[in-house]
Molecule: c-di-GMP-I riboswitch aptamer
Organism: Sulfurovum sp.
RNA sequence: UUUAGAUAAAGCCAAACCAUACCGUGAGGAUGGGACGGAAAGCUACGGAUCUGAGGAGAUAGCCGGGUUGCCUUG
Numbered sequence: 001u002u003u004a005g006a007u008a009a010a011g012c013c014a015a016a017c018c019a020u021a022c023c024g025u026g027a028g029g030a031u032g033g034g035a036c037g038g039a040a041a042g043c044u045a046c047g048g049a050u051c052u053g054a055g056g057a058g059a060u061a062g063c064c065g066g067g068u069u070g071c072c073u074u075g
Base pairs, nucleotide, nucleotide: 002075004073005072012038013037017033018032019031020030022029023028036062042068043067044066046065047064048063049060050059051058052057
């Protein structure tokens, strides 16, 4: 520099659901509990997709792809 991710080890994240005299018109978000899963389920709305909104405009990175950074093991 690059391939692969096991039935391994250490650590990490945390779906559904529950709670909140929290934020938002809403999609949804935040915090605490929880654990279905995850090898980028880190970051980024750039392309597609879905969703919200009367609209301007937003939401989803745990829908797919792109960009970018990165732990452990392994050829």